RNA sequence: GGCCGCGUGGCCUAAUGGAUAAGGGGCUGGUCUCCUAAACCAGAGAUUGCAGGUUCGAGUCCUGCCGUGGUCG
Numbered sequence: 001g002g003c004c005g006c007g008u009g010g011c012c013u014a015a016u017g018g019a020u021a022a023g024g025g026g027c028u029g030g031u032c033u034c035c036u037a038a039a040c041c042a043g044a045g046a047u048u049g050c051a052g053g054u055u056c057g058a059g060u061c062c063u064g065c066c067g068u069g070g071u072c073g
């Protein structure tokens, strides 16, 4: 350099082109307890890698770029 895959909260993982991006764990607060843990309740946390395009509508389709893994030379 060519080709293929992947990129979604701090972490892991969902979402058929269609209502407010869902869940786990973690975090914060509360209940309980002498305290902690566990359990239960509540809450915060994502402009879905970046920039464009297609579409009435894009996390999803298309193009370029960035990052990352694989493969070929």
Base pairs, nucleotide, nucleotide: 001072002071003070004069005068006067007066011024012023013022018056027043028042029041030040031039049065050064051063052062053061
Transfer RNA from Mesorhabditis belari, 73 nucleotides, folded computationally.
Rfam family: tRNA. By type it is a transfer RNA. From the family's description: Transfer RNA (tRNA) molecules are approximately 80 nucleotides in length.